[in-house]
Molecule: transfer RNA
Organism: Alphaproteobacteria bacterium
RNA sequence: GGGCUCGUAGCUCAGCUGGUUAGAGCGCGCGCCUGAUAAGCGCGAGGUCGGGUGUUCAAGUCACCCCGAGCCCA
Repeated sequence: GGGCUCGUAGCUCAGCUGGUUAGAGCGCGCGCCUGAUAAGCGCGAGGUCGGGUGUUCAAGUCACCCCGAGCCCA
């Protein structure tokens, strides 16, 4: 330098062929339970979907540019 894959909650990851409200587990906060913890149960907070532009009635999802990570080739 070229090609491919990936980037979604604090962490690890889902999200089918665009479809209107973006989710799970762990963690965190509160409550229940207990003599008190842990475990368990319930509720809740937490997101510019890497950034930008475009296509579309509608974009996490499609196109292009940029940034970052990994792999392969040279």